[in-house]
C1' cells in the first nucleotide's frame, strides 16, 4: 500500500428503500411476609460527512474506526 466484511439504545442481535424491533441490563409499579421469578409500564439508539431519491439504517462517494486475506 492493496482487497473483503462490518460500524444500530450500556451490551448483543434484527429489519435492507416507506414509523428502527427483539433480548439481557436499568429505572417506576404491581404481585409476594422479604427476596427473587413472573406481570404492566417507562427511559435509552443509526460512526462522521456528502450525494442520489417523494422518502435512506438501507443505494453511491469520501473519510474515520474494528475484524480477516493478500503483497
Nucleotide at each position: 500500500g492493496c482487497c473483503u466484511c462490518g460500524g444500530u439504545g450500556g451490551u448483543g442481535u434484527a429489519a435492507c428503500g416507506g414509523c428502527a424491533g427483539c433480548a439481557c441490563g436499568g429505572g417506576a409499579g404491581g404481585c409476594u411476609g422479604u427476596g427473587g421469578a413472573c406481570c404492566u409500564c417507562c427511559a435509552a439508539g443509526a460512526c462522521c460527512g456528502g450525494g442520489u431519491c417523494c422518502g435512506a439504517u438501507u443505494c453511491c462517494c469520501g473519510g474515520c474506526u474494528g475484524a480477516g486475506g493478500c503483497c